[in-house]
RNA sequence: UCAGACGGCUGGGCGGUCGCGGGCGCGCAAGCGUUCGAGGAAAGUCCGGGCUCCACGACGACAUGGCGGCGGGUAACGCCCGCCGGGGGCGACCCCAGGGAUAGCGCCACAGAAAGGAAACCGCCGGCGUCCGCGCCGGUAAGGGUGAAAGGGUGCGGUAAGAGCGCACCGCGUCCUUGGUAACAAGGGCGGCAUGGCAAGCCCCGCCAGGAGCAAGACCGAAUAGGGAUCCCGCGCCCGGGCGACCGGGUAGAGCCGUCGUUGGCUUGAGGGAUCCGGGUAGGUCGCGAGAACCGGCCCGCGAGGGUCGGUCCAGAGGAAUGGCCGCCGCGUCCGACGUUUCGGCGUCGGGCGGCACAGAACCCGGCUUACAGGCCGUCUGAUCCG
Repeated sequence: UCAGACGGCUGGGCGGUCGCGGGCGCGCAAGCGUUCGAGGAAAGUCCGGGCUCCACGACGACAUGGCGGCGGGUAACGCCCGCCGGGGGCGACCCCAGGGAUAGCGCCACAGAAAGGAAACCGCCGGCGUCCGCGCCGGUAAGGGUGAAAGGGUGCGGUAAGAGCGCACCGCGUCCUUGGUAACAAGGGCGGCAUGGCAAGCCCCGCCAGGAGCAAGACCGAAUAGGGAUCCCGCGCCCGGGCGACCGGGUAGAGCCGUCGUUGGCUUGAGGGAUCCGGGUAGGUCGCGAGAACCGGCCCGCGAGGGUCGGUCCAGAGGAAUGGCCGCCGCGUCCGACGUUUCGGCGUCGGGCGGCACAGAACCCGGCUUACAGGCCGUCUGAUCCG
C1' cells in the first nucleotide's frame, strides 16, 4: 500500500424566533416564570421475566406445545460466556434444529440391472455349443456405468476370476486404563463388519410449561332509567276466601281496532308521591416510572458476569406533545473556472440543489430478529514493497 476478519462508537452542530406536552412555583382567573421532553433499534411482538386478576388440597399420570453436546452466568430464557465434537477458509476467523436410525413404522425423486433381509447392464473368469459373428449355463461386487447415496477404505497376499477369504494400517463397534467436573480426548485389548441415509415424516428418551393480559386490575362516582326499604295518599260495584293486612274471579269504567253510529273483538281494570339504601354506566384518581436503572473507581473472574464504594435523576399519557421558519457551519450531490495528473482522478475558488440513514415511546424490564445514507475508533490475518 492492497485485500480481508472481528469488536465497538456515532447517527448533523451552533444561534435566533414562533409553537406543543409533563413537573414545579406564582396568580381569583386568563396566564406568566422555570425545568425536563424518543431510539439504538422506540419496530417485529418471536422468547424469557416482573406486575395483576382468575383457577388450583397435595402428589402423580395423560394430552398438547416447546427445548436438546458439556460446564458456567442470570430473576429467567430458546439469551450470553467458556469449552467439546463436526464442517469451511492459506489465515485472522466463520457455520452447525449438535439427543436416539441395533425400540418400531414409514420414505429414499430422476437416473440406474439393482435403493435395502440386495442386485449381474457392461466387463472379468470357468464350462458347453458354434455357421467363429457369437449364444447358453454358472461364478464374480475387484473394474466400468447410473445416482445425493451402491452394503467399510487403502495396500499386500490369495484365487479360474474374485471376495474380510487371510493379514497390516485406517474407519466402525465393544471392553479396559489414563487425563478431564463434564462433553470428550489419548492409549491398549477384543470383534472380520453384523450397523446406508432421513427424526425439519411419525416416533422414542430426557427436561420445561395452569390460563389470561395494563382494555390486567384497584378506588371514587353523577344525571337519566331501572331495583330495594320505610312512610303518606288513593284503590267504584258484585261474588268467594281470610280475624286482618290482603288474595282470587267477575263487572262498571278507561284505552285500542282510521272517523261516526250499531254490533263485536282485544288490552287494562290501581297506582301515585316523599325520604333513604345498594349495583351498574359516563366521568375522575391510582396502577405509571428511583429502576434486575445509568455513570465512574476498586476488588474477584479467561469470560458472560458478580461484589463494594461514590455520584446522577433520565419523557410519560389521554388516541397520544417531542414541531415549523430563518441564518451560519458541516455532509452529500451537480455545474463552472483554474491548477495538477501515472488520464482513473485529485486540489482550490465560486454557484445550484437536498433538511440530510432507518425510523416515532404508550405498564415495565432482559434478550433475539429485522431496518439503517454517511462517518469514526480499536485488535488481528494474508500478500507485496521499502528500511
Predicted 3D model of a 387-nucleotide RNA (Bacterial RNase P class A) from Phenylobacterium sp. LjRoot219. The prediction has a mean pLDDT of 78. Rfam family: Bacterial RNase P class A. It is annotated as a ribozyme. The sequence is in RNAcentral, with records from ENA.